Molecule: Guanidine-I riboswitch aptamer
Organism: Alkalinema sp. CAN_BIN05
């Protein structure tokens, strides 16, 4: 210069939007109280996320945790070497502790999916410096 490979998982949050429960509200029925007008209440249908919410969904460029690379020490177990044996001493591989690492990131339009949107997915894209 060119290529390839890894740039992950899992929970939460910004954020979303309306399947589902709630929650306003209409519209009908029943119940209860009221002289009555109407009031409360339960259902059943529709609407309504510029309904605060529970469920869902959700960040390459946010968080936290793990899981990875990397010194250092420890347990077992294997094989090397020294050695009359004792025994020391080295390697390798599970596993466990304790440090460091785990970098950098301006970004549309538009489409997709799922109930629907969105920082999700196309997409660490096009495209910019």
């Nucleotide at each position: 210069a060119a290529g390839g490979a890894a740039a992950g998982c899992u929970u939460c949050u910004a954020g979303g939007g309306u399947u589902c429960c709630g929650g306003u509200g209409a519209u009908g029925a029943g119940u209860u109280u009221u002289a009555u007008u109407g009031a409360a209440u339960u259902c059943a249908c529709c609407a309504u996320g510029a309904c605060u919410g529970g469920u869902c969904c959700g960040a390459g460029a946010g968080a936290a945790g793990c899981a990875g690379u990397u010194a250092g020490g420890g347990u077992a177990a294997a094989g090397g070497u020294u050695u009359u044996a004792g025994a020391a001493u080295c390697u390798u591989c599970c596993c466990c502790c304790u440090g460091a690492c785990c970098a950098c990131a301006c970004g549309g339009c538009g489409g997709g999916a799922g109930a629907a949107a969105a920082g999700c997915c196309c997409g660490g894209g096009a495209g910019a410096a």